[in-house]
RNA sequence: CAAGCAGGACAGGUGAUCGCGGCUGGCCAGACGAAAGGGGCCAGGUGAGGAAAGUCCGGGCUUCGCAGGGCAGGAUGCCGGAUAACGUCCGGUGGAGGCGACUCUAAGGAAAGUGCAACAGAAAUGAACCGCCGGCUUUUGCCGGUAAGGGUGGAAGGGCAGUGUAAGAGACUACCGCCUUCCCGGCAACGGGAAGGGCACAUGUAAACCCCAUCCGAAGCAAGACCGUAAAGAAGCGUAUGGCGGCCCGUCAGCUUCAGGUAGGUCGCUGGAGUCUGCCGGCAACGGCAGAUCUGGAUAGAUGACCAUUCGAGACAUAACCCGGCUUAUCGUCCUGCUUGCCAG
Repeated sequence: CAAGCAGGACAGGUGAUCGCGGCUGGCCAGACGAAAGGGGCCAGGUGAGGAAAGUCCGGGCUUCGCAGGGCAGGAUGCCGGAUAACGUCCGGUGGAGGCGACUCUAAGGAAAGUGCAACAGAAAUGAACCGCCGGCUUUUGCCGGUAAGGGUGGAAGGGCAGUGUAAGAGACUACCGCCUUCCCGGCAACGGGAAGGGCACAUGUAAACCCCAUCCGAAGCAAGACCGUAAAGAAGCGUAUGGCGGCCCGUCAGCUUCAGGUAGGUCGCUGGAGUCUGCCGGCAACGGCAGAUCUGGAUAGAUGACCAUUCGAGACAUAACCCGGCUUAUCGUCCUGCUUGCCAG
C1' cells in the first nucleotide's frame, strides 16, 4: 500500500423568532366543583432512541388462584459458568467452511415402537437387472452360487489393500471406521492410548409422531390501590314538618348513619437489577468497593414550525409501568486490534 476479519463510537452543529408538555418560583383570579382538584399571566430551567420498532423470549410489579401428587399442553436440549431470569451472554468441546484473522452450528435418543422415503432402480431393508462363476443345454435359454464390477438414486447393506475361491464374500489378515472393556488427562463435554470383538445393532429422517431429561399457575398498568357527586341497597329516627279528608296506628316523603362504587380525582408513574469513572477479583460474561452523576411521565396524549449560518448536506425511526435480551430497519463518517499478500529500510 492492497484485500480482508473482529469490535467500538457518532447519528448534523450554532444562533434568532414563534409554539407545545412536565417541573420550580412569583403574580392574578378566586368566577368551575360537595370535596379532591382545577384556571390565567410572567420568569427560569427541562423535554425520545440506538433501535423508543416488532411485541418474539425472560424478570420486576399487580390482582386472582394455589395441601400434595398426576395427566394434558408448551418450551428448552453438547459441557462448564454468568445472571433477578432467559430460548440471552461468556468460556470451552465436537462438527462444517476459510491459506489465515475468523465465521457458522436446534449438537439428547433411529440397538422402545409407529410413520415416511416422490421419480429412477431388480431391489429402499433383511436385495440378483446387467455382469461374473458352476451345472444342464445345439442355439436360445433354465437351475444354482455370488454384492468384486456396471447401472439407478440424496442414500444400495462398513471402507480400502491383500489372502482366498469355480466366481465371490469379514470367510481370513493388516490399516481406518464402529462396538465393548480398561488406562491416562480434563470439574465436564471430550481428547489420547491399549486390549478384545470380524461387524451383530444391520440406510436416512425426531424444526415427523414419539421416548428421555429439565423448566413452566393465569391474566396483565385499560394490571391494580385509595378518595368519592350518583343509581339500586341496609339499619335507625319518626321528636318537629308534609301527603294518605279530622284523630290514632301504619305507610310514603323527609332526616341521620352504614354500605356501595358511577362521573370525577389521587396514587401506581418513574431514582432504577440506573449511568459514568477509578481500583480490585475473574481468560471472559460478570461481580465487589469507592467516587461522581441523574428533572420525558402525558391521558386525546408534548418534544414542533420557520429563518440565518456552517459542515460532509443528515438514514432508519417517535416513549405510554419499568428493566435484561433477541430480531428487524438504518445516509454517512471516524477509531481500535488482528490476518494475508506485495514493496522499501
Predicted 3D model of a 345-nucleotide RNA (Bacterial RNase P class A). Its mean pLDDT, the model's own confidence on a scale to 100, is 75. It matches the Rfam family "Bacterial RNase P class A". Its family is annotated with dimeric ribonuclease P complex, tRNA processing and ribonuclease P activity in the Gene Ontology.